The RNA shown here (small-subunit ribosomal RNA) has 1454 nucleotides and comes from an uncultured prokaryote. It matches the Rfam family "Bacterial small subunit ribosomal RNA". Its family is annotated with ribosome and structural constituent of ribosome in the Gene Ontology.
[in-house]
RNA sequence: GUUUGAUCCUGGCUCAGAACGAACGCUGGCGGCAGGCUUAACACAUGCAAGUCGAACGCCCUUCUUCGGAAGGGAGUGGCAGACGGGUGAGUAAAGCGUGGGCACCUACCUUUAGGUACGGGAUAACCUCGGGAAACGGCUGCUAAUACCGCAUAAUCCCUGAGGGGGAAAGAUUUAUCGCCUUAUGAGGGGUCCGCGUUGGAUUAGCUAGUUGGUGGGGUAAUGGCCCACCAAGGCAACGAUCCAUAGCUGGUCUGAGAAGAUGACCAGCCACACUGGGACUGAGACACGGCCCAGACUCCUACGGGAGGCAGCAGUGGGGAAUAUUGCGCAAUGGGGGCAACCCUGACGCAGCAAUGCCGCGUGAGUGAAGAAGGUUCUCGGAUUGUAAAGCUCUUUCAGCAGGGAAGAUAGUGACGGUACCUGCAGAAGAAGCCCCGGCUAACUCCGUGCCAGCAGCCGCGGUAAUACGGAGGGGGCGAGCGUUGUUCGGAAUUACUGGGCGUAAAGCGCGCGUAGGCGGCGAACCAAGUCGAGGGUGAAAGCCCGGGGCUCAACCCCGGAACGGCCUUCGAAACUGGUUUGCUAGAGUCCGGGAGAGGAGAGUGGAAUUCCCAGUGUAGAGGUGAAAUUCGUAGAUAUUGGGAAGAACACCAGUGGCGAAGGCGGCUCUCUGGUCCGGUACUGACGCUGAGGUGCGAAAGCGUGGGGAGCAAACAGGAUUAGAUACCCUGGUAGUCCACGCCGUAAACGAUGAGUGCUAGACGUCGGGUGGCUUGCCACGCGGUGUCGCCGCUAACGCAUUAAGCACUCCGCCUGGGGAGUACGGUCGCAAGAUUAAAACUCAAAGGAAUUGACGGGGGCCCGCACAAGCGGUGGAGCAUGUGGUUUAAUUCGACGCAACGCGCAGAACCUUACCAGCUCUUGACAUGGGGAUCGCGGAUGCCGGAGACGGUGUCCUUCAGUUAGGCUGGAUCCCGCACAGGUGCUGCAUGGCUGUCGUCAGCUCGUGUCGUGAGAUGUUGGGUUAAGUCCCGCAACGAGCGCAACCCUCGCCUUCAGUUGCCAUCAGUUCGGCUGGGCACUCUGGAGGAACUGCCGGUGACAAGCCGGAGGAAGGUGGGGACGACGUCAAGUCAUCAUGGCCCUUACGGGCUGGGCUACACACGUGCUACAAUGGCGGUGACAGUGGGUUGCGAUCUCGCGAGAGUGAGCUAAUCCCCAAAAACCGUCUCAGUUCGGAUUGUACUCUGCAACUCGGGUACAUGAAGUUGGAAUCGCUAGUAAUCGCGGAUCAUCAUGCCGCGGUGAAUACGUUCCCGGGCCUUGUACACACCGCCCGUCACACCAUGGGAGUUGGUUUUACCCGAAGACGGUGGGCUAACCGCAUUGCAGGAGGCAGCCGGCCACGGUCAGGUCAGCGAGCUGGGGUGAAGUCGUAACAAGGUAGCCGU
Repeated sequence: GUUUGAUCCUGGCUCAGAACGAACGCUGGCGGCAGGCUUAACACAUGCAAGUCGAACGCCCUUCUUCGGAAGGGAGUGGCAGACGGGUGAGUAAAGCGUGGGCACCUACCUUUAGGUACGGGAUAACCUCGGGAAACGGCUGCUAAUACCGCAUAAUCCCUGAGGGGGAAAGAUUUAUCGCCUUAUGAGGGGUCCGCGUUGGAUUAGCUAGUUGGUGGGGUAAUGGCCCACCAAGGCAACGAUCCAUAGCUGGUCUGAGAAGAUGACCAGCCACACUGGGACUGAGACACGGCCCAGACUCCUACGGGAGGCAGCAGUGGGGAAUAUUGCGCAAUGGGGGCAACCCUGACGCAGCAAUGCCGCGUGAGUGAAGAAGGUUCUCGGAUUGUAAAGCUCUUUCAGCAGGGAAGAUAGUGACGGUACCUGCAGAAGAAGCCCCGGCUAACUCCGUGCCAGCAGCCGCGGUAAUACGGAGGGGGCGAGCGUUGUUCGGAAUUACUGGGCGUAAAGCGCGCGUAGGCGGCGAACCAAGUCGAGGGUGAAAGCCCGGGGCUCAACCCCGGAACGGCCUUCGAAACUGGUUUGCUAGAGUCCGGGAGAGGAGAGUGGAAUUCCCAGUGUAGAGGUGAAAUUCGUAGAUAUUGGGAAGAACACCAGUGGCGAAGGCGGCUCUCUGGUCCGGUACUGACGCUGAGGUGCGAAAGCGUGGGGAGCAAACAGGAUUAGAUACCCUGGUAGUCCACGCCGUAAACGAUGAGUGCUAGACGUCGGGUGGCUUGCCACGCGGUGUCGCCGCUAACGCAUUAAGCACUCCGCCUGGGGAGUACGGUCGCAAGAUUAAAACUCAAAGGAAUUGACGGGGGCCCGCACAAGCGGUGGAGCAUGUGGUUUAAUUCGACGCAACGCGCAGAACCUUACCAGCUCUUGACAUGGGGAUCGCGGAUGCCGGAGACGGUGUCCUUCAGUUAGGCUGGAUCCCGCACAGGUGCUGCAUGGCUGUCGUCAGCUCGUGUCGUGAGAUGUUGGGUUAAGUCCCGCAACGAGCGCAACCCUCGCCUUCAGUUGCCAUCAGUUCGGCUGGGCACUCUGGAGGAACUGCCGGUGACAAGCCGGAGGAAGGUGGGGACGACGUCAAGUCAUCAUGGCCCUUACGGGCUGGGCUACACACGUGCUACAAUGGCGGUGACAGUGGGUUGCGAUCUCGCGAGAGUGAGCUAAUCCCCAAAAACCGUCUCAGUUCGGAUUGUACUCUGCAACUCGGGUACAUGAAGUUGGAAUCGCUAGUAAUCGCGGAUCAUCAUGCCGCGGUGAAUACGUUCCCGGGCCUUGUACACACCGCCCGUCACACCAUGGGAGUUGGUUUUACCCGAAGACGGUGGGCUAACCGCAUUGCAGGAGGCAGCCGGCCACGGUCAGGUCAGCGAGCUGGGGUGAAGUCGUAACAAGGUAGCCGU
């Protein structure tokens, strides 16, 4: 950062930091220091890595020789060293390592000490001879030396001992001064061995063990020891984790971290282990031996096939593996090691160099100045801004690199690989030297273009569907810099395993409940001990590293010196408060006892009544039953109903109560028997006997299982009837397991207070159950104990809430949790008859899943209330014909838009051309229109001919007219034409980029704000509540008090009156009159249009709360907003409109622009909406001919007269209009028709006219005559209207050349009904539930189908590992053996051998590596067109399970 509309919490995921033996991508100047196969302990060509000594010895060769010999070399005998140094980490969970102790031991070379070094002997290699073999190598005979080998002598404070005694060494060399040798003791250093503590994960590894554990006696070893052997005993280890499996070298340290701690064990240092694999010993002071030996095995090589050779986990190097790790370099100059008296030799240890930015550190790639803020780039609102003092230019400098010269220390005599290196000096010249990543938030850094859910990005959230700061490019910016990013890994952040430092009522988490083992914890007083604890001292804690101080490389990295530290362990002395131990005492915890008490506590036996069903009998007759309505079902063979009798099983009405009892599950008629727990009171007894409780063990609802009973009612399964689109359900009729009993299993539940047990402490109030005490007024009060409830403070909590019955404050013990899904699943184990239970993962997948609360929205939730919403009425629509709009279809085109209400007589207040945007054809290209430049003409324009053409257009005439200012210049303005470029133009796209306007909810009564208050917060309060209203209208109350936009009022109009004005009106009043307000006159009335008045619940009565208001009444033209209009809150619908207009972006530019002719928008199988006219008598027709109002009129309205049946025509008075005209109102009234497809109805069609217009063919209106269709009141459904309204009747107007059934207005006549708010629709307020918030047109579940992924099972199969038993048994050491062989010594006894000791070889025996056989255990791989479920996947199928009472409340177990 990320769950939400928002909030708080829980909780996971992710990021920012540091680090690395790294790798990869892009880039790359120099130096110093350091590090460099993490993988195949894979296989290795080649070279080198351990030799040396002539002062131990003989021999051979070469050179020199003064012949005495000398020098050098070689192989060999002998000595010392090859057990160090170097490599690697396979094995090892302990024979290891770390730390601290111990002893039964050894120790070459070295130090120190005491002594000795006498006399003899026999061999043997080399060498010579012979022959074997391909080779490696080896054999026979013979000669020879020693510091090689042997004997003897002597000897100690040496060793053994039975304490008498016995055993027991040596080597010499030479240059004569040393080097050696032997014995003894000692030291140092090194090693061996034993013990305590510490040292990974797994219990889905719980038991392991036969030399096993111990003893005795031997053997063996340097030495203890079952180390080995014989015998004896039966032990030993293990829940404080034995055994087994997996993984791993351990440590100092290193990385991270505030620390605690986590991770790690490259380099350096200590220890261990290993050396092709396995086994074995020899030699030796030391090995079971990396560059030694033997054997076995695998592999490689040589071979003459007989047989041999080899071991880079030394340094280089090769192949291979791998993302990946260097030179077959120089030198022993230094340091160190081996040998040697030494010179010296050897040393891939080491010192150096080489390679690669692998890391750390340092330096450089220039510095100063420089505004015309250059050019270029980018952007732009075109003004500018930015790149940017950046560059250029000018003035300087020369580190590093380069070139040249000098030139170290490292070495206190000689000797320098590094190395002509470091360093110093000089020279030239800004000269040779900058990249990488990022710029949506986290997270520092923004614009343009391209792209258009494509291409792509991405650590998380997420970007991209035409305006992308998120993709790609560019400009600009940010970060770091010889590096920068990415990937991987570790720690951190993560208090996200919580020791420091978390939790468990609802988020994950209290075992269903007891008893109790181990363990943990534990009351008061005293004494002692000193294990824990505390104090002081000593030892150890290697060095290096970290830290501090100082010093050396110019600094730093790096290195050196000193200090501190090293949390630990061991040990000595001391203290005794606390914990612990021992002893002793106490009574407050716990228990016993005595006396009372309550109770559905448990078990067994018995017993009771009501009800149900069945059976029998009686009465009785046609139905009963059941439901929303029905049917299945029962009943005339007599049901239901009712009466009596009987049977059976199960459950116990009332009492009955947030009453009681029990640990929980659970327990309910009554009686008896047995029995557990508990409470109260007493205070006699015990004396901490306590609490908790891993394992263990017992109990444990319902369902289920086994055996045997029982079976009335109820009732899974099942059957039938309904319902339904379906209905394997809900409803109904039946009905079997089961429910009941006995015995035995199962062991789970939403087994819940979703709250483990125990103890103490911390305000109260009011109930209730069981005891007790006290007071009295006898029915209450008070006190105290134990239960059980409600409310409530402190406190706690994320909130909800809990609150002496804690979820508060503390302590003790146990259990459990660590994101969601996968999954309480798989595998394994245990239990079970089974069902299944219990224990319990992983792969994979998601960026959430959750809790509480908030605001909305919604509910087939609730309450209250409105509205022509329903109801009550009146008239319609839906059926017919026609008009008109739309869909669809058709078409070259039928231009476009509008689509539930809120599109459809809508945009269109009027499509023949025009309009017109569409189609076909023709035609123009600076354009029909605007601005700017240049040139020309002064105009332009109007009227009217002719030619071509469909016309636009082009060509050519005639007539009329002749702009303004003026400096008199076409000078200025203005106009037209021509040219060219900028541009014009677009009803082209996007209403989902927009403005404006509009519709709608809705004229509904709501929507908000400031301050305050409450809440962690979203928010709440106010605005809720009680009344009231048309109204959030008003009143009252109230942690609210006020305010705003809405309501209302203010505005217009109608209704009454007054007043003012008077070319209509009236004769009211006077006069005249052609009798017409016609005229004079007047303005009283009507009217017109200005100004006022009037109505406010003001008055009275009732009601209400004394309010607001409501009801009734009076008066009044009008009465409770008097009627109507204008006026439309915050907002909703990405509602409508880019085609009214405006406008961003995109697109077209001889066309998507402009013009013209013709066509189309008028099509027509159909479907729908809105209307008109009707179906008739409340009517048609005819006649009479009465009464309005609004409006309109000069391109006009048009009187009058004449003509025509008529539409209309001719004429033309008057009127720019309260004056003239349109203008006739129509329904009304009278007569007739008499119920019929008609004297209804008028469609359609024919003929003939008329009007408008350039023009009525497509395609106008009207008239006359003729024609006379459908239609007889309209299915489901649906619309309008509450009063001057509906209905009905006509009139006017806009548009308009013509065209009206549409629209906007006007008046005439003029009703019915409203009980009421249950229901439908819409709305308002409060409340409730919610898994919804795109908000129910929501959300969401499971099967099936498809694709992909991981996984379980799986007949089997392959491999690893391991075990019991058995077979085989190399080399080897050990033991045995004897007729083999045998120099030294002994020996006989006199020089030659018996024999002995000893040795060698052979054979035998047990042990044992490898190998083999049988049978298991365990792990891993693979495994079928096999199989199970799971997960994931924009638009698949079927249903609708859950969320609202989710439409059958939901959920848990079975």